[in-house]
Order: sequence, then C1' cells, then structure tokens
RNA sequence: ACCGACAAAGGCAAACCCGUCGGAAGGCGGGGGCGCAAAGCCUCGGGACCCAUCGGGUUCGCCGGGCUGCCGAAU
Repeated sequence: ACCGACAAAGGCAAACCCGUCGGAAGGCGGGGGCGCAAAGCCUCGGGACCCAUCGGGUUCGCCGGGCUGCCGAAU
C1' cells in the first nucleotide's frame, strides 16, 4: 500500500413513531435500530424522485468519481 476479522476501542443510523421546516421530493431535532469500514465530506458524471415543469429542486444509506479518516488478524 492492498485488504477487511464472529478482533478490540469508539462511530454512524433504515423502516416506523413524535415534533418541526418545506408546495412536494425531502431536510432538521428526539425516540428507534435495519444495516454500514467511509452509511465522513463534496451534486463532479450517471440513475431515481418532486414541482410553481424544461430548468429549478431532492437524494452522497442508488452507482461511479474527488478529498479526508479510526483499528490491524489474514492476504
């Protein structure tokens, strides 16, 4: 460096429920825990979704890409 263990320490948090913001997709906070080794960050490319519909928006927990990062068995 690759890689990712029935390892250790710690981390994140789907559905659903409550509150809140939004026209919507959906966001945020709390509960919750299906999962995740980048499920950390960035809409850069594609996909999907919404609309006051043809250019605006949402999604990084859809895939790819970029930047950064904990641990260390085997390879």

The prediction has a mean pLDDT of 86.
This is a predicted structure of a 75-nucleotide RNA (c-di-GMP-I-GGC riboswitch aptamer) from an Actinomycetales bacterium.
The sequence was found by an Rfam model in a public genome assembly.